[in-house]
RNA sequence: CGAGACGGCCGGAUGGCCGCGUCCCGCCAGGGCAACCUGACGGGGUGAGGAAAGUCCGAGCUCCACAGCGCAGGGUAGCGGGUAACGCCCGUCCGCCGCGAGGCGAGGACCAGCGCCACAGUGACGAUGCCGGCGGCUCUGCCGCCGGAGUGAAACGCGGCAAGCUCUACCCGGAGCAAGGCCAAAUAGGAGGGCGAUCCCCGGUUCGCCGGGGGAGAGGCGCGCUGCCCAGCCCUCGGGUCGGCCGCAUGAGCCGCCGGGCAACCGGCGGUCGGAGAUGGAUGGUCAUCCCCGCUCGGGCUUCGGCCCGGGUGGGACAGAACUCGGCUUACAGGCCGUCUCGCUGA
Numbered sequence: 001c002g003a004g005a006c007g008g009c010c011g012g013a014u015g016g017c018c019g020c021g022u023c024c025c026g027c028c029a030g031g032g033c034a035a036c037c038u039g040a041c042g043g044g045g046u047g048a049g050g051a052a053a054g055u056c057c058g059a060g061c062u063c064c065a066c067a068g069c070g071c072a073g074g075g076u077a078g079c080g081g082g083u084a085a086c087g088c089c090c091g092u093c094c095g096c097c098g099c100g101a102g103g104c105g106a107g108g109a110c111c112a113g114c115g116c117c118a119c120a121g122u123g124a125c126g127a128u129g130c131c132g133g134c135g136g137c138u139c140u141g142c143c144g145c146c147g148g149a150g151u152g153a154a155a156c157g158c159g160g161c162a163a164g165c166u167c168u169a170c171c172c173g174g175a176g177c178a179a180g181g182c183c184a185a186a187u188a189g190g191a192g193g194g195c196g197a198u199c200c201c202c203g204g205u206u207c208g209c210c211g212g213g214g215g216a217g218a219g220g221c222g223c224g225c226u227g228c229c230c231a232g233c234c235c236u237c238g239g240g241u242c243g244g245c246c247g248c249a250u251g252a253g254c255c256g257c258c259g260g261g262c263a264a265c266c267g268g269c270g271g272u273c274g275g276a277g278a279u280g281g282a283u284g285g286u287c288a289u290c291c292c293c294g295c296u297c298g299g300g301c302u303u304c305g306g307c308c309c310g311g312g313u314g315g316g317a318c319a320g321a322a323c324u325c326g327g328c329u330u331a332c333a334g335g336c337c338g339u340c341u342c343g344c345u346g347a
Base pairs, nucleotide, nucleotide: 001343002342003341004340005339006338007337008336009335010334012290013289014288015287016286017285018284020047021046022045023044024043025042026041028039029038030037031036049318053329054328056327057326058325059324060323061176062175063174064173073172074171075170076169077168078092079091080090081089082088093107094105095104096103097102108167109166113165114164115161116160117159125157130148131147132146133145134144135143136142137141180246181245182244183243190237191236192235193234194233195232199214200213201212202211203210204209217230219229220228221227253272254271255270256269257268258267259266260265291316292315293314294313295312296311297310298309299308300307301306
């Protein structure tokens, strides 16, 4: 210098103007029975990611269910370790790939049973066609044993395959923030209490009441009179519905030092809270300067590979929270750092 392997990191910066979500303080207005909500003004804080993605594993949290054992169903699979847990991570053995750094592995069991083994071949698993030898018999032959040739990935050997059923060992209750919790109207229904002609006549009756008529006022038509209606009216409590709020942002957190361990990781001490919370779903737009990359023009230098200075122009990806974490997988313009391998070359 070229070609690679592995690991880690960044993924535009600053400022002006306009705009949006959310939180806090002050002040004011409005909506609602209430619970609570909405808006204006002034001030202050804050606002996406390494994958927020796929929703594939494992958990936290919440509600429901739950005597024990077994079956069914799902999952995992060398060995050891890490972890809250995992199908994740680390170490290591074995196998395969690579010159190598390294990479990949669906790596328990076919001495339980079933199934399958293309083509070729007599035969692919209760095999016997060809050649040779030996033995037996009921002797043109048949049967048994041994060796050889040939086909094939594999040829009789407790054959191979569990990326087939299955067996073995171990693990697994279900549903998910529309989980769930709290507050709480009107109407109807429920429980308790109070008040009211809880009245009279006729008919029926299953003796609970039902139908018809009368009259009264402590009921209703806002109040008084008149008129009309009328068997109920009022209070309290509890459940659910409409509606509202919470869940909802401090967490298996982050940073530093020391110690243990090959490592994943663990322990101790100290520091720190700045780190979004929407519910038609905010986190944007624009301008200026700078940064990075490509193309191009001019000038300079050159070991002729390129490099430096200035200008113009184009581009800066993948993608966006929605209860929260740990992983895996997938997408990604451009760039940086570290360790290592192979090849060529120079001193």
RNAcentral holds the sequence, with entries from ENA. A computed fold for a 347-nucleotide RNA from a Candidatus Limnocylindrales bacterium, annotated as Bacterial RNase P class A. Of the family's consensus pairs, 97% are formed in the model. Rfam family: Bacterial RNase P class A. Its family is annotated with dimeric ribonuclease P complex, ribonuclease P activity and tRNA processing in the Gene Ontology. It is annotated as a ribozyme. Lineage of the source: Bacteria > Bacillati > Chloroflexota > Candidatus Limnocylindria > Candidatus Limnocylindrales.